[in-house]
A computed fold for a 376-nucleotide RNA from Leucobacter soli, annotated as Bacterial RNase P class A. Rfam family: Bacterial RNase P class A. By type it is a ribozyme.
Parts: sequence; structure tokens; C1' cells
RNA sequence: CGGGUCGGCCGGGCGGUCGCGUCGCGAUGCUUCGGCAGCGCGCCGAGGAACGUCCGGGCUGCGUAGAGGAGAACGGUGGGUAACGCCCACCCGGGGCAACCCGCGAGAAAGUGCAACAGAGAGCAGACCGCCCGGGUCGGUUCGCCGGCCGGGGUAAGGGUGAAAGGGUGGGGUAAGAGCCCACCGGCGCUCGUGGUGACACGGGCGGCCAGGUAAACCUCGUUCGCAGCAAGGCCAGACAGCAGGCGACGACGCUCCUCGCCGAGUCUGCGGGUAGGCCGCUAGAGCCCGUCGGCAACGGCGGGCCGAGAGAGAUGACCGUCACCGGCUCGCAUGCGGGCCGGGACAGAACCCGGCGUACAGGCCGGCCCGUUCC
Repeated sequence: CGGGUCGGCCGGGCGGUCGCGUCGCGAUGCUUCGGCAGCGCGCCGAGGAACGUCCGGGCUGCGUAGAGGAGAACGGUGGGUAACGCCCACCCGGGGCAACCCGCGAGAAAGUGCAACAGAGAGCAGACCGCCCGGGUCGGUUCGCCGGCCGGGGUAAGGGUGAAAGGGUGGGGUAAGAGCCCACCGGCGCUCGUGGUGACACGGGCGGCCAGGUAAACCUCGUUCGCAGCAAGGCCAGACAGCAGGCGACGACGCUCCUCGCCGAGUCUGCGGGUAGGCCGCUAGAGCCCGUCGGCAACGGCGGGCCGAGAGAGAUGACCGUCACCGGCUCGCAUGCGGGCCGGGACAGAACCCGGCGUACAGGCCGGCCCGUUCC
């Protein structure tokens, strides 16, 4: 310098004018004296994904606790965490020369099911071609045999089909063949040794000759999980009209059933009626930034600093100037700078709060590593 791979960061800056929202202050008006209305001033006012709402947790209610079942999710090992289906490190398998990437990675020698097309045969396999051995018949003959056709049997070595055809190579064996037998290799099961916390790796012995795929199909094994959600839930004010049915002191009511103790009365469904007002929950939190220590890392400990929206179906925007960036045209010096004109800037948007994952995104910045080439 070229190509590649992985990771981190930004998502315009400054000034002005107008506009919007919460809160605070001020004066004015109204007031049922609680406040309300418009005006002026001041502080603050979206994101890296606020998004999708796919997981996990906090919080709140279901009165409390335990065991089993049903149901659901997850699935290599070790760690991180409040927790996870997330993250980190490692293992195994696959891809790449490499950096590195990909894997919903338990069990298919428990059982059941499923597999298009092609093919003779596709699940205690299968004779289409070929190969081999008899029989019959026809033809030829140099009388040794040779060839065609028909039918029977053997054969999984070769061809052919397929995503997949029941280990591979070599030898023995045979009419031809075959783990039929043997050696080596691969794989499987059992077992022993060494290393590792472990998944596992490496090595030795024995065995039977080999066991197809699919569990994001049922299923089996292991682990985890009560259910609902801020329209949760609580308080205040106001309005209204109840009716019917189920269960219930023989125990109702949170997915069902069961058990134990507590507790001691309503609860569920449908139809109808009323209201759609205020306050709390509500944002200071598993919070953010910096330093240091431990750890390969995810992350954790300690110290210091900071406070950054909180509403009502819901405010955070528009324009102008200028600087920076990108693109096009053009001019000058002159191959890289400088100037002029015009144009451009995405995806998207809080609504109880966090941790993840996934997805969208104009444009730009920085770094690690790998491969190749050239020069010193």
C1' cells in the first nucleotide's frame, strides 16, 4: 500500500427570532378562599435504538405455607448476575490459508410415528444390469467346444438410482461372492491410566464385526417456573336501581386437584343502571461519570463527584445566520491545496421502572488482529 476480519464511538456545534410542555417566582383578574385563568420572567425538557413488546426481574394485588399433578420454558462445561431463553471464558462439531465465523449442542443400541421424486429395493433391506452354477431347446463347429433363446438357483464385489443403499483398504477363501475368516484403520460399547474444577483430551486393554436420518414429531431424562398486570393497586369526591343464577361454616374465593396448620365470610357469572373527576403510586435508581484494586473476561469491591422529562391520548418543533461534514458544477495556482455557486443530513420518538435480545438507520470517526505485495 492492497484485501479481509473483529470491536468501540458519534448521530451535528455556536448564536438569534418565533412556538410548545412540566415546575418555580412575580404582578393582574375571578373566587365557594381550596384554588383557577390568561400574561411576564427564570430553570429544565427523548434515544442509541425511547421501537418491536420476544425473554428476565423489581413493584402491586390475588389471605398465608407446603407437597404432588397438569401445563410451559430451557438443555455441552465452568463462571457472571437481582434474574434470564442474556453475557464471558472454555470444550465439541462444521467452514476458512489465517485473523475469525457458524451451531434451539441432552437422549434415535426405551417405544411410537414420518420421509416427496428417482429407483428392482428405503427400514428384523433389495436381484434392474452384471457375475457364477445346473437344466431344456435351437443354430454353428476345426468335434475341443462356441453362441442365441426359455426357465431354476446362488451372489450385495462392480454398474445404475438417490440427500441417504447396512463401515474402508489389503489378503485369505469361493463356482462366483460376502466380516464368511484374518491384519490394519475408522467408529461403537465396557474398562484402566495420565492431565484438567469440569465439558473433554491423550494413551492402553477387552468385546462384538457395525448400530442410517428426524425429538423446532410424539416421547424420555434433567433443571426452572403460582396467576395477573400501573387501565396493577390505594385514598377522596360525586352519580346510580337493581335483577337472575352457581358455589359456600359438610369450608367457597388466586390454573386444577390434594394435604397441613392459620383464619372466620362472602364469592363467581350474566343482564341492566351510573360515572369517566381529583390526589397518591411517579421516578434517586440492581442510576450515571471518574479513579483505583481483584479477575483472561463477563463482572465485582472501595473512594470521589453528579441529579438528567415525568404529563391530560400525550410538549421537546420551525426558520435565519455561521462553522464543520458530504455530493455536483466551476475558477486559480498547479496534481494537491485554496476560492465561488447550488444542493443534502437518516431511523425514529418516553408514558411504572430496570437488565437483555431482536430489528431499523443518511453520514462519519477510532483501534486491535490476519493474509498478500514492495522498500529499508
The model forms 92% of the base pairs in the Rfam consensus.
NCBI's taxonomy places the organism under Bacteria, Bacillati, Actinomycetota, Microbacteriaceae, Leucobacter.
It was read from a public genome assembly, where an Rfam model found it.